Predicted 3D model of a 73-nucleotide RNA (transfer RNA) from a Candidatus Woesearchaeota archaeon.
It was read from a public genome assembly.
Its Rfam family is "tRNA". Rfam's curators write: Transfer RNA (tRNA) molecules are approximately 80 nucleotides in length. By type it is a transfer RNA.
Taxonomically the source falls in Candidatus Woesearchaeota (Archaea, Nanobdellati).
RNA sequence: GGGCCUGUGGUCUAGUGGCUAUGACAUCGCCUCGACAUGGCGGGAAUCGUGAGUUCGAGUCUCACCGGGCCCA
Numbered sequence: 001g002g003g004c005c006u007g008u009g010g011u012c013u014a015g016u017g018g019c020u021a022u023g024a025c026a027u028c029g030c031c032u033c034g035a036c037a038u039g040g041c042g043g044g045a046a047u048c049g050u051g052a053g054u055u056c057g058a059g060u061c062u063c064a065c066c067g068g069g070c071c072c073a
Stems, first nucleotide, its partner, number of pairs: 001072007010025003018056001027043005049065005
């Protein structure tokens, strides 16, 4: 330098163009317990890497850039 894949709460992850972005772990509160652990109920937390485009409508499609990974030279 060229090609391909990838980026969604703190972490991992679902979401294949359509009403409020899903779940687990973690975290916080309450209940349970003599206490802890376990268990039950509930809450907060993601402008979906950045910018632009297509569309009535974009996490999803297109382009550029940024970060990560693999391959070729």